[in-house]
């Protein structure tokens, strides 16, 4: 510097429930505690596809509501980028 990753070792993130807490129209998110599914990057980025949500727009309507659509949103849905602990080769 490249390539792997165990029954190793120091660590570490925390899905989902509780239990507060704030941001957002929702999707989700932000903090603070327990409990811990799990993950070698479950560490950063929205570049790409894929999903989710529909505020504001634009059509219909029986006026209840519907439909479409991101500029919002997921990195623990895949791909790609960028940094990276520790053994092994």
């Nucleotide at each position: 510097u490249u390539c792997u990753g165990a029954u190793a070792a120091a660590g570490g993130c925390u899905a989902c429930c509780c239990c507060a807490u704030c941001c957002g129209a929702a999707a989700g998110g932000u903090u603070a505690g327990g409990g811990g599914c799990g993950c070698a990057a479950a560490g950063u980025c929205a570049c790409c596809g894929g999903u989710c949500u529909a505020a504001c727009u634009g059509g219909c309507u029986u006026c209840g509501g519907c439909c479409a659509a991101a500029u919002g949103a997921c990195a623990g849905c895949g791909g790609g980028a960028c940094c990276a602990c520790c053994g092994g080769a």